[in-house]
Molecule: transfer RNA
Organism: Dischistodus chrysopoecilus
C1' cells in the first nucleotide's frame, strides 16, 4: 500500500429492510435447615463513529475508527 473478516445486552452470539432477540451471567421470589440445582417473574441496547439513500436502517451506500488473517 492492497483485500478479506469481525465490531448488536457485563460475556458468548444469532438478527442482513418492516416492533432488537437467546444463552450464560445479574437483582427479586419459590423450594431447601442451609447452598446449589429446578421453577416463576425482572432489569439491562438505542447495535463501534459520522454522512447518505429510503416511507421506513443494526440491515443498503460512502467515509473513518479497533481488533484479526493474508498479500506486496
Nucleotide at each position: 500500500g492492497c483485500a478479506g473478516c469481525a465490531g448488536u445486552a457485563g460475556c458468548u452470539c444469532a438478527g442482513a429492510c418492516u416492533c432488537a432477540g437467546a444463552g450464560c451471567g445479574c437483582c427479586g421470589g419459590u423450594c431447601u435447615u442451609g447452598u446449589a440445582a429446578g421453577c416463576c417473574a425482572g432489569a439491562g441496547g438505542c447495535c463501534g463513529a459520522a454522512g447518505g439513500u429510503u416511507a421506513a436502517a443494526a440491515u443498503c451506500c460512502u467515509u473513518c475508527c479497533u481488533g484479526c488473517c493474508g498479500c506486496u